Molecule: Bacterial RNase P class A
Organism: Methylococcaceae bacterium
RNA sequence: AGAGCCGGCUAGGCAGUCGCUGUCCGGUUGCAAGACCGGAGGGAGGAAAGUCCGGGCUCCGCAGGGCAGGGCGCCAGGUAACCCCUGGGCGGCGCGAGCCGACGGAAAGUGCCACAGAAAAUAUACCGCCCAAGCGCCUUCGGGCGCCGGUAAGGGUGAAAUGGUGCGGUAAGAGCGCACCGCGCUGCCGGCAACGGCAGUGGCAGGGUAAACCCCGCCCGGAGCAAGACCAAAUAGGGGGGUGUUGGGAUUCGUCCCAGACAUGCGGCCCGCAUGGCCCCCGGGUAGGUCGCUCGAGGCGCGCGGCGACGCGCGUCCCAGAGGAAUGGCUGUCCACGACAGAACCCGGCUUAUCGGCCGGCUCUCCAC
Numbered sequence: 001a002g003a004g005c006c007g008g009c010u011a012g013g014c015a016g017u018c019g020c021u022g023u024c025c026g027g028u029u030g031c032a033a034g035a036c037c038g039g040a041g042g043g044a045g046g047a048a049a050g051u052c053c054g055g056g057c058u059c060c061g062c063a064g065g066g067c068a069g070g071g072c073g074c075c076a077g078g079u080a081a082c083c084c085c086u087g088g089g090c091g092g093c094g095c096g097a098g099c100c101g102a103c104g105g106a107a108a109g110u111g112c113c114a115c116a117g118a119a120a121a122u123a124u125a126c127c128g129c130c131c132a133a134g135c136g137c138c139u140u141c142g143g144g145c146g147c148c149g150g151u152a153a154g155g156g157u158g159a160a161a162u163g164g165u166g167c168g169g170u171a172a173g174a175g176c177g178c179a180c181c182g183c184g185c186u187g188c189c190g191g192c193a194a195c196g197g198c199a200g201u202g203g204c205a206g207g208g209u210a211a212a213c214c215c216c217g218c219c220c221g222g223a224g225c226a227a228g229a230c231c232a233a234a235u236a237g238g239g240g241g242g243u244g245u246u247g248g249g250a251u252u253c254g255u256c257c258c259a260g261a262c263a264u265g266c267g268g269c270c271c272g273c274a275u276g277g278c279c280c281c282c283g284g285g286u287a288g289g290u291c292g293c294u295c296g297a298g299g300c301g302c303g304c305g306g307c308g309a310c311g312c313g314c315g316u317c318c319c320a321g322a323g324g325a326a327u328g329g330c331u332g333u334c335c336a337c338g339a340c341a342g343a344a345c346c347c348g349g350c351u352u353a354u355c356g357g358c359c360g361g362c363u364c365u366c367c368a369c
Stems, first nucleotide, its partner, number of pairs: 001365010012334007020043002023040007045340001049351002052349005057224004069220005074088005089103001090101004104215002109213002111209003126155002128151003134147005163181006182204001183202008228291004238282006246259005262276005298317008335338001
């Protein structure tokens, strides 16, 4: 210098001006609630998003346990908790810094494995290879051909074909024998463990697939701030009490029914028709209002412990809280000309989207000294 890897930060700046929305202070007014005026200070994000995990909080349910259902799955640690994070192991990729992995069990059982291929799992034999043994035929007596067979080394198919390489062996072959590698088992050593190393031993267990059923282990009660709590009209309905009422009837003695009277309505009046006791108290619910609501597993700084995630201690700060929903408009100026995108109970994660810029650590290659 070029090419990369990992981590962190930032998210147009400044000034003026006019607004919007909470909080606090002061003043005016008002019995109060509140209203108005002035001032100060706060006012979206790294993802506020997807709502995919985990928790707080709230209500309901719940003796304990189990079934069903769902989730997770190497080991150790962190945490309020997690499917998250950190460190480690193993496997894969990369020259490397590093990156990726649902990473328990396929010798419990069941299912599935397209096409091609002889055969996709009880194994089997398309081409090929071999005629040593047995049988038949021919023979120039060297042998040749065929049958019965042997074989899985080679070819071919496939994503995948019953360990791999080599030597021996054989008629040809084959863990048939041997060496090394791989695998299983046993022991020892290192490690908390996952696992690793070494030694011995067994010719070798017998394809893949469990984000197929399943088995094993662990975890999970349900619903969600429209959760939920409080205050509380009008009208209607419920309960209680009081009071008024002409006649008749019924009665379980609480009341009910019929007719009349009265009141109201049909513009007024008569007839007619329709409707109807009145007052007070109580409780529930609705409208409406208040709370929940933001001080919190909180931010920042320093110190200590830890490889780290993180924890502990001290100091310091208060940093949106609306409820049809505020966080914006305009002007000037500068530059590298500005991406993805907007809170709605809160928090920890994951995932996804994102114009650019800055900082730190590291790797590889080339060059110069």